This is a predicted structure of a 168-nucleotide RNA (glmS glucosamine-6-phosphate activated ribozyme aptamer) from Cytobacillus dafuensis.
The prediction has a mean pLDDT of 76.
Its Rfam family is "glmS glucosamine-6-phosphate activated ribozyme aptamer". Its family is annotated with regulation of gene expression and catalytic activity in the Gene Ontology. Rfam classes the family as a riboswitch. Rfam's curators write: This entry contains a glucosamine-6-phosphate activated ribozyme that is found in the mRNA for GlmS. GlmS is an enzyme that uses fructose-6-phosphate and glutamine to generate glucosamine-6-phosphate. The ribozyme catalyses self cleavage of the glmS mRNA that is thought to regulate GlmS activity.
The organism belongs to Cytobacillus, within Bacteria.
RNA sequence: AAUCAAAUAUAAGCGCCAGGACUAAUCCGCGGACGACAAAUGGAUUAGUUGACGAGGUGGGGGUUUAUCGAAGUUUUCGGCGGAUGCCUCCCGGUUUCAAGCAAACCGAUAUCUCAUCUUUAAAACAUUAGGGUAACCUAAUGCACAAAGGGAUGGGAAUGCUAGUAG
Numbered sequence: 001a002a003u004c005a006a007a008u009a010u011a012a013g014c015g016c017c018a019g020g021a022c023u024a025a026u027c028c029g030c031g032g033a034c035g036a037c038a039a040a041u042g043g044a045u046u047a048g049u050u051g052a053c054g055a056g057g058u059g060g061g062g063g064u065u066u067a068u069c070g071a072a073g074u075u076u077u078c079g080g081c082g083g084a085u086g087c088c089u090c091c092c093g094g095u096u097u098c099a100a101g102c103a104a105a106c107c108g109a110u111a112u113c114u115c116a117u118c119u120u121u122a123a124a125a126c127a128u129u130a131g132g133g134u135a136a137c138c139u140a141a142u143g144c145a146c147a148a149a150g151g152g153a154u155g156g157g158a159a160u161g162c163u164a165g166u167a168g
Base pairs, nucleotide, nucleotide: 014082015081016080017079019078020050021049022048023047024046025045026044027043028042029041053070054069055068059091060090061089062088063087064086092108093107094106095105096104100163101162102161103160112158113157114156115155116154117153118152119151120150126143127142128141129140130139131138132137
């Protein structure tokens, strides 16, 4: 380097399921004027289904855990576990007129805050259709919308101190 075999991974508003809810089969009970059966109903076992809709978000180490924003909604988007770009802290880096050092504040290689305007493919939901499953339910396509936070652009406003210096 090639070939063969096996296993693992593909995710980061993400993954998972010991509770709950729901489905199916079997069994037990209840029930029915009733020995058996149906509906309805309670339980057990087994096998399943469900369990957050997108937007936004990562300099590095350590610590920490209910880590931003809205959408939907008679219903579990309940409950829990793990993770995580959040937060704290240290280091590194950037900005605060140029280059250096120290300190402070705010930030993260699109690297300060603020105001105004413009801008940014929401998705699920819903409707229709197709496919899979006995079922709970799952998958896909098409149509129709509707956010907030944050980001970006333009314009306005507001942004240090000290040290010893260079150039003009």